[in-house]
Context: one part of a larger RNA
RNA sequence: GAACGAACGCUGGCGGCAGGCUUAACACAUGCAAGUCGCGGGAGAAGCUCCUUCGGGAGUGGGCACCGGCGCACGGGUGAGUAACGCGUGGGAACGUACCCUUCGGUGGGGGACAACAGCUGGAAACGGCUGCUAAUACCGCAUACGCCGGAGACGGGAAAGAUUUAUCGCCGAGGGAUCGGCCCGCGUUAGAUUAGCUAGUUGGUAGGGUAAUGGCCUACCAAGGCUACGAUCUAUAGCUGGUCUGAGAGGAUGAUCAGCCACACUGGGACUGAGACACGGCCCAGACUCCUACGGGAGGCAGCAGUGGGGAAUAUUGCGCAAUGGGGGCAACCCUGACGCAGCCAUGCCGCGUGUGUGAAGAAGGCCUUCGGGUUGUAAAGCACUUUCGACGGGGAAGAUGAUGACGGUACCCGUAGAAGAAGCUCCGGCUAACUUCGUGCCAGCAGCCGCGGUAAUACGAAGGGAGCAAGCGUUGUUC
Numbered sequence: 001g002a003a004c005g006a007a008c009g010c011u012g013g014c015g016g017c018a019g020g021c022u023u024a025a026c027a028c029a030u031g032c033a034a035g036u037c038g039c040g041g042g043a044g045a046a047g048c049u050c051c052u053u054c055g056g057g058a059g060u061g062g063g064c065a066c067c068g069g070c071g072c073a074c075g076g077g078u079g080a081g082u083a084a085c086g087c088g089u090g091g092g093a094a095c096g097u098a099c100c101c102u103u104c105g106g107u108g109g110g111g112g113a114c115a116a117c118a119g120c121u122g123g124a125a126a127c128g129g130c131u132g133c134u135a136a137u138a139c140c141g142c143a144u145a146c147g148c149c150g151g152a153g154a155c156g157g158g159a160a161a162g163a164u165u166u167a168u169c170g171c172c173g174a175g176g177g178a179u180c181g182g183c184c185c186g187c188g189u190u191a192g193a194u195u196a197g198c199u200a201g202u203u204g205g206u207a208g209g210g211u212a213a214u215g216g217c218c219u220a221c222c223a224a225g226g227c228u229a230c231g232a233u234c235u236a237u238a239g240c241u242g243g244u245c246u247g248a249g250a251g252g253a254u255g256a257u258c259a260g261c262c263a264c265a266c267u268g269g270g271a272c273u274g275a276g277a278c279a280c281g282g283c284c285c286a287g288a289c290u291c292c293u294a295c296g297g298g299a300g301g302c303a304g305c306a307g308u309g310g311g312g313a314a315u316a317u318u319g320c321g322c323a324a325u326g327g328g329g330g331c332a333a334c335c336c337u338g339a340c341g342c343a344g345c346c347a348u349g350c351c352g353c354g355u356g357u358g359u360g361a362a363g364a365a366g367g368c369c370u371u372c373g374g375g376u377u378g379u380a381a382a383g384c385a386c387u388u389u390c391g392a393c394g395g396g397g398a399a400g401a402u403g404a405u406g407a408c409g410g411u412a413c414c415c416g417u418a419g420a421a422g423a424a425g426c427u428c429c430g431g432c433u434a435a436c437u438u439c440g441u442g443c444c445a446g447c448a449g450c451c452g453c454g455g456u457a458a459u460a461c462g463a464a465g466g467g468a469g470c471a472a473g474c475g476u477u478g479u480u481c
Stems, first nucleotide, its partner, number of pairs: 001481004006477005013353006019346002021311001026309003030306003035070003040067002047060005077264003086189007095181002100177008108142001110140002117132006148157003162169003190236003197227003202224008239261004243254004266287005289300004317343001319342003325339001326337004356386004366377004390422001392417005400408001425470005430451003436465005446453002
């Protein structure tokens, strides 16, 4: 000098754009953050209409819950762990891929249940138990099989679902594609030797199991290997990268925001479902913690968005909207979406603008200094003549939306009205380093980045006048180059 997710002190007019718990991966009240489909199914409340023997029945209607489908593995958060094929880069072979695109072929005929519901019943609750009824695109046989799977072959095995507004949407088998993912390898990836030896599934083989798939991934048996001063093992630290900051570069430091990958979801472990999870707002077990309880037993997980307590030098609203973009479901209408789009708060940063312009010497008054003549503040002010950015007030008023639909928002912007009116501070002035005098103080009080100032004439302390530099900021502290 530059930089910052900064903080602190003094000060503070406006706008645009961006950013905003770096600390306790500490604990969390409350609300919301993942639903949707009636064009899969049963059931059919309220309401309305009609009939009625006044008990009710029929039609329409379509609520909550239930079975079923798809989604919930995305999106959003955090950086604890991890020195690792985790990441980066370049390759590889033994794999999977719902929805989507494309090609070929098929969609026949049956069966038995379980929720909801009804009855009985347990429990304070959470939640159940028994009996009975029922549908399906839920479940299970049978038939069929171009191709598919197993097999050398003979042969064996294996499928489907319908719905409605009649034109579509589906369903099954198989091939290809696209996309996304799993796995392996070369190279690169912090410090310590005051860590020198480490290793028994360890290293390799055979056989088997397991997986979508290779493989000690796992098991049995066999062999005795494998790594290491080119730093194994151990310890400490750390998410990695694109990038960011600095620097002429080489390099050094760093990894907030945005983007890619990874890991995690109270702590530890486990599997289930599924195309995909060993699953943040799913399940089970154990633990700690909190809450409810009728003491028998139960409930919970903000590192989602707000918000609270706590910690801290320090970091925001319990806001509006699905109008846009995107996502899930649905034929659609549409529903959901704290993703997202906006608004609010904060000079936290960057950028832009303003706080007037011209004229004005009796060089006014006042202040300060003075050699008492004057000098300086200073064209500065006043006065005179103008202008109206921003702000204020009044009126109009968007684009963003291909047809409808606008949270933002009566916003941006435009027009008009009034009036210099509402808008300047901070640090410094011994040298480095731009800027000097007076008074006070008297090695005191104090200053200080380094050198150093202060003990009676201090340009270095404190104040004043004056000056210098930056400016809605200016200084200080911290950190990096």
Molecule: small-subunit ribosomal RNA, 5' domain
Organism: Mesoflavibacter sp.